[in-house]
Molecule: transfer RNA
Organism: Butyrivibrio sp. ob235
């Protein structure tokens, strides 16, 4: 330089174009418990999905481009 991959919450992650304004798990915040911490439990906030464009009745999902990482090949 080619070519493949990967990007969702403080971290890791799942989602067949439509029941998904996005579930989990760790972490946070509260309430039970406990003399008190921790463990357990219960509940609660918290991501319009890296960015910017196209398809489409509908996109986090498909397709281009960028950013950024990563494999591989020379």
């Nucleotide at each position: 330089g080619g070519u493949c991959c990967c990007a969702u919450a403080g971290u890791c992650u799942a989602a067949u174009g439509g029941u998904u304004u996005a579930g989990g798990a760790c972490g946070c915040u509260g309430g039970c418990c406990u003399u008190u911490c921790a463990c357990g439990u219960c509940a609660g906030a918290g991501a319009u999905a890296c960015c910017g464009g196209g398809u489409u009745c509908a996109a986090g999902u498909c397709c281009c481009g960028u950013u950024g990482g990563g494999a591989u090949c020379a």